[in-house]
RNA sequence: GCCGCUGUAGCUCAGUGGCAGAGCAGCUGUUUCGUAAACAGCAGGUCGUGAGUUCGAGUCUCACCGGCGGCUCCA
Numbered sequence: 001g002c003c004g005c006u007g008u009a010g011c012u013c014a015g016u017g018g019c020a021g022a023g024c025a026g027c028u029g030u031u032u033c034g035u036a037a038a039c040a041g042c043a044g045g046u047c048g049u050g051a052g053u054u055c056g057a058g059u060c061u062c063a064c065c066g067g068c069g070g071c072u073c074c075a
Stems, first nucleotide, its partner, number of pairs: 001071007010024004018055001026042005048064005
């Protein structure tokens, strides 16, 4: 340099163009002498960045950035 995959909550990941979610973690409450566990609830997101298509984009297209893997060449 080329090709492919990938980027969504603190972490691991779902999300077939139409309300952004789950588990774990966090916080509060119930329970307990207390802790843990269990149960109930709450909070947490500029969906990597920018543009485009569309009535509507996490999803499709393009560029760029980061990560992983492969190929090739060279100073």
Description: The RNA shown here (transfer RNA) has 75 nucleotides and comes from a Chloroflexota bacterium. The sequence is in RNAcentral, with records from ENA. The coordinates come from a structure-prediction model, not an experiment, and the mean pLDDT is 81.